[in-house]
Context: one part of a larger RNA
C1' cells in the first nucleotide's frame, strides 16, 4: 500500500457544531494540469531473465539480446476529471402566511400526600412480619378533627402520543428563547454533503464552596433469619437525594444499527398540516412530514431486517483484525480528588 468486515460473532466515537482535507447538480465557451496516442532523449556497469560459449560438470566467468514497468522533452487529441468565463434551477437557503409540541432558561403560583409542631375528642394499645422482635405509647401513642411549619414530587389527563442532536423533557401562569412541519409566491443561484484536529453539550453517582433538608436512603446501629448471615426481611439512620455556582466527562450514553443523497411491491394504525368532498362540520379520499405493527422482492450464518433497510448504489468519517495478559503497565495530556483519555509488551493457550 492492499483485502474482508462493523444489529447479536472483534468492530459505529454518547451527541452535535464546524476548520483543514475528501467529495460534489444541469449547461456554454475556451484551456490542456490530470488522462490517453505518436516521436525523441535518458534510464552507467554489474545483478535478474533469454540465447550462445569457456573452466571435465556445477558454482563461477565471457559474449549477445531483452528488460530496466521510471523520468524529461516534443507533437497532435479533448470524452471524462480539474482549473477559466458565462448561464440555469431541480440540491441548499431566504421571504410571506398558518400550525403542533413534557424543546430550553428565568420568575411566580396551586392542590393532594408524607413528616413534624400546637390544640380538641378519646383509651390501650400501635407498628411491623412468613412468624416475631428491636421501635413508639398511660409523660396519653395509634385513630380522628382543626390550625400551623417546611421540603420534595406533580395522581387523573397519559397514548408502541408529542418535543429535543444526544443526554433528556410532564401541575398551572407569565417573560425571554431554539428547532420543526405544512401551504404559497417571489428571490439568491450549487452557496451542498461529510468531517481528522479544535470547540461545545453530555444521565446517575462522585467532588469543591455556600444554602436547604420533608421523603427516601449507601455507610452505620439494632432486631430477626441462619450452621454462620459482614445479606435478603424489619425498626432506626448519616452522607446523598433538592438549590446556586464551579468541577467531573463516564453508562447496556442501546435501535447494542455513524451521517447524507437517490432508487425499489403492498396492507394497516396513529400524530401534525394542507387539498378535495360537504351549506358548515363529522365521515370519506388524496398529498407532504413524523411515529408504530405486519409483509413481497432483495439481503442475512441464522435470528431477523424489509421505503424509519440490516435491500440496491454513490460520497465522507470512525472503528475491527484469535483468546488471555488488558482497556492493564509505562509515558503524555486532563482532573481538587475519585479517576478519565491515549495505549503496549513479555509470557501463555
Nucleotide at each position: 500500500c492492499u483485502g474482508g468486515g462493523c444489529g447479536u460473532a472483534a468492530a459505529g466515537c454518547g451527541c452535535a457544531c464546524g476548520u483543514a482535507g475528501g467529495c460534489g447538480g444541469g449547461u456554454u465557451u475556451g484551456u490542456a494540469a490530470g488522462u490517453a496516442g505518436g516521436g525523441g532523449g535518458u534510464g552507467a556497469a554489474a545483478u535478474c531473465c533469454c540465447g550462445g560459449g569457456g573452466c571435465u560438470c556445477a558454482a563461477c566467468c565471457c559474449c549477445g539480446g531483452a528488460a530496466c514497468u521510471g523520468c524529461c522533452u516534443u507533437u497532435g487529441a479533448u470524452a471524462c476529471u480539474g482549473g477559466u468565463c458565462g448561464u440555469c434551477u431541480u440540491g441548499a437557503g431566504u421571504u410571506c402566511g398558518a400550525g403542533a409540541g413534557a424543546g430550553g432558561u428565568g420568575a411566580g403560583u396551586g392542590g393532594a400526600a408524607u413528616u413534624c409542631c400546637g390544640a380538641g375528642u378519646g383509651u390501650a394499645g400501635a407498628g411491623g412480619u412468613g412468624a416475631a422482635a428491636u421501635u413508639c405509647g398511660u409523660a396519653g401513642a395509634u385513630a380522628u378533627u382543626c390550625g400551623g411549619a417546611g421540603g420534595a414530587a406533580c395522581a387523573c389527563c397519559a397514548g408502541u402520543g408529542g418535543c429535543g442532536a444526544a443526554g433528556g423533557c410532564g401541575g398551572c401562569u407569565c417573560a425571554c428563547u431554539g428547532g420543526c412541519u405544512c401551504g404559497a409566491u417571489a428571490c439568491u443561484g450549487a452557496c451542498a454533503c461529510u468531517a481528522a484536529g479544535a470547540c461545545g453539550c453530555g444521565a446517575a453517582a462522585g467532588c469543591g464552596u455556600g444554602g436547604g433538608g420533608a421523603u427516601c436512603a449507601a455507610a452505620c446501629a439494632g432486631g430477626a433469619u441462619u450452621a454462620g448471615a459482614u445479606a435478603c426481611c424489619c425498626u432506626g439512620g448519616u452522607a446523598g437525594u433538592c438549590c446556586a455556582c464551579g468541577c467531573c466527562g463516564u453508562a447496556a450514553a442501546c435501535g447494542a444499527u455513524g451521517g447524507a443523497u437517490a432508487u425499489u411491491a403492498g396492507u394497516u394504525g396513529u400524530u401534525g398540516c394542507g387539498a378535495g368532498u360537504u351549506u358548515a362540520a363529522c365521515c370519506c379520499u388524496c398529498g407532504c412530514a413524523g411515529u408504530g405493527a405486519c409483509g413481497a422482492a432483495g439481503c442475512u450464518a441464522a435470528c431477523g431486517c424489509a421505503u424509519u433497510a440490516a435491500a440496491u448504489a454513490u460520497c465522507c468519517c470512525g472503528c475491527c483484525u484469535g483468546g488471555g495478559a488488558a482497556g492493564u503497565a509505562c509515558g503524555g495530556c486532563c482532573g481538587c480528588a475519585a479517576g478519565g483519555u491515549u495505549a503496549a509488551a513479555a509470557c501463555u493457550c

The part of an RNA shown here (small-subunit ribosomal RNA, central domain) has 349 nucleotides and comes from an uncultured bacterium.